The prediction has a mean pLDDT of 77.
This is a predicted structure of a 361-nucleotide RNA (Bacterial RNase P class A) from Halorhodospira neutriphila.
A source record names the gene rnpB.
The source organism's lineage runs through Bacteria, Pseudomonadota, Gammaproteobacteria, Chromatiales and Halorhodospira.
Rfam family: Bacterial RNase P class A. It is annotated as a ribozyme.
RNA sequence: AGAGUUGGCUCGACGGUCGCUGCGCCCUUGCGGCGCGGAGGAAAGUCCGGGCUCCACAGGGCAGGGUGCCAGGUAACGCCUGGGGGGCGUGAGCCCACGGAAAGUGCCACAGAGAGCAGACCGCCGAUGGCCGGCUCGUGCGCGAUCCGGCACAGGCAAGGGUGAAAAGGUGCGGUAAGAGCGCACCGCGCGACCGGUAACGGCUCGCGGCACGGUAAACCCCACCCGGAGCAAGGCCAAAUAGGGGGGCCACGGCGUGGCCCGCGCCGCCCCCGGGUAGGCCGCUAGAGGCACGCGGUGACGCGUGCCCCAGAGGAAUGGCCGUCCUCGACAGAACCCGGCUUACAGGCCGACUCUUCAC
Numbered sequence: 001a002g003a004g005u006u007g008g009c010u011c012g013a014c015g016g017u018c019g020c021u022g023c024g025c026c027c028u029u030g031c032g033g034c035g036c037g038g039a040g041g042a043a044a045g046u047c048c049g050g051g052c053u054c055c056a057c058a059g060g061g062c063a064g065g066g067u068g069c070c071a072g073g074u075a076a077c078g079c080c081u082g083g084g085g086g087g088c089g090u091g092a093g094c095c096c097a098c099g100g101a102a103a104g105u106g107c108c109a110c111a112g113a114g115a116g117c118a119g120a121c122c123g124c125c126g127a128u129g130g131c132c133g134g135c136u137c138g139u140g141c142g143c144g145a146u147c148c149g150g151c152a153c154a155g156g157c158a159a160g161g162g163u164g165a166a167a168a169g170g171u172g173c174g175g176u177a178a179g180a181g182c183g184c185a186c187c188g189c190g191c192g193a194c195c196g197g198u199a200a201c202g203g204c205u206c207g208c209g210g211c212a213c214g215g216u217a218a219a220c221c222c223c224a225c226c227c228g229g230a231g232c233a234a235g236g237c238c239a240a241a242u243a244g245g246g247g248g249g250c251c252a253c254g255g256c257g258u259g260g261c262c263c264g265c266g267c268c269g270c271c272c273c274c275g276g277g278u279a280g281g282c283c284g285c286u287a288g289a290g291g292c293a294c295g296c297g298g299u300g301a302c303g304c305g306u307g308c309c310c311c312a313g314a315g316g317a318a319u320g321g322c323c324g325u326c327c328u329c330g331a332c333a334g335a336a337c338c339c340g341g342c343u344u345a346c347a348g349g350c351c352g353a354c355u356c357u358u359c360a361c
Stems, first nucleotide, its partner, number of pairs: 001357010012326007020038007027030001040332001044343002047341005052231004064227005069083005084098001085096004099222002104220002106216003121161002123157003128154002130151005136145003169187006188211001189209004194203003235283004245274006254268005290309008327330001
């Protein structure tokens, strides 16, 4: 210099002016003045986990759902950190639902002979048995026996070819009719012991086993662990008008019923009290697993301590418009109970660490 990997930060700046909004203070109570504050790293998707609230709940089990290498962090997690294993990359580094297939069941399309305690299409062999031919020997002339050659009929084999994502471990030597872990050496694999590590796992020295069957569990399943439901329109407080309910009093007046009539009694009625719900108002509501700085512990995620700070909280729902100057001319996008994550969207700018290639000193 070029190419790249990775971890963070930022998201036009300044000034003026006119507005909107939460809180506090002031008073001449005007819808006023002053002061302070007023979107994001994702406020988004609502995919996980928790706080909070109400409901349900003795304990245990079944069903259902989720998670799935190990250790740690955390309020918790499917998140994060560190480590192990596998894959990719020259490398920095990146990716992985990464428990169990010698519990059981299912499936393995097409191709192929055969897809599982498998199979023989081409191929190899044909030692042995069979058939054919030849030499020699024997003979009771039918044939029999040794040897040699041929056929590929029975049969043997799984090395090679071929199919496939996948076909009973690889290389070499021996062995054989041809072959084959059939035997042996090395490698691989499995089991056990030993050593290192908290563990996942690793190591290699040793011993044993010729090798005991592929794959698939985001297929059923098995194992381990976790999980009650609904959500701020949660939930709570205050509380009209009207209608209705309960209780007490009055029946002085009026109406109705009872009764032949009067008194009386009951109901309607009138007055007072009580409680529930609705409209409306208030709380929940933003001081919190909070932020910043420093110190300490830890490889790290993170934890602890001290100091300082208060940083949106609405309810038609504010955070905006205009002007000026400057620059590299400005992406994705806007809270609605809160927090920790993940994922997705995103023009650009800044900083740190590291890798590879080339060149110069």